Predicted 3D model of an 88-nucleotide RNA (c-di-GMP-I riboswitch aptamer) from a Rhodocyclaceae bacterium.

RNA sequence: AGCGGGAAGGGGCAAAUCCGGCGAAAGCCGGAGACGCAAAGCCAUGGACCUAAAGCGCACGUUGCGCAAUGGCCGCCAGGUUGCCGAU
Numbered sequence: 001a002g003c004g005g006g007a008a009g010g011g012g013c014a015a016a017u018c019c020g021g022c023g024a025a026a027g028c029c030g031g032a033g034a035c036g037c038a039a040a041g042c043c044a045u046g047g048a049c050c051u052a053a054a055g056c057g058c059a060c061g062u063u064g065c066g067c068a069a070u071g072g073c074c075g076c077c078a079g080g081u082u083g084c085c086g087a088u
Stems, first nucleotide, its partner, number of pairs: 006085001012037002017032006035075001041081003045078003049072002055067004
């Protein structure tokens, strides 16, 4: 230095849920809170998944139904990129 690993110490993140805000929704942001996480840091590039606003079609007195990502999700997988400690 590289690979494997996550022992120890110090630190880090924060699921569900609740409160406030944003949003059509999915979801996101802030606070509380910890199920977990060695990349649960970052990037929606490919796939999966979630939602379905605009738009299109159908129905139509109400309002609904279907299609539809350009909206999300990196705490689903892959890829890219950066990176702490360091027993054995």